RNA sequence: GCCGGCUUGGCCAAGCGGUAAGGCGUCGCACUCGUAAUGCGAAGAUCUGCGGUUCGAGUCCGCAAGUCGGCA
Repeated sequence: GCCGGCUUGGCCAAGCGGUAAGGCGUCGCACUCGUAAUGCGAAGAUCUGCGGUUCGAGUCCGCAAGUCGGCA
C1' cells in the first nucleotide's frame, strides 16, 4: 500500500427492515448463626461516528475511526 472480518449495557453475546434476547457481573429481598451457594425481583444499551436509502434502520448503502487477520 491492497483485500477482508468485527465494533450492541461494566464484560460476553443474540438480532438479518417494524423503536433491542440471554449469560456473567451489580443492587435489593428470601434462605443461613454468618458467609458462599441457591431462589425471587430490579436497574443498566440514543446499538463506534457522520451522511444516505426507506413510511420506518442495530439491521441496507457510502465515508471516517478503532480493532483483528490475509497479501505485498
Predicted 3D model of a 72-nucleotide RNA (transfer RNA) from Coniella lustricola.
Its mean pLDDT, the model's own confidence on a scale to 100, is 84.
It matches the Rfam family "tRNA". About the family: Transfer RNA (tRNA) molecules are approximately 80 nucleotides in length.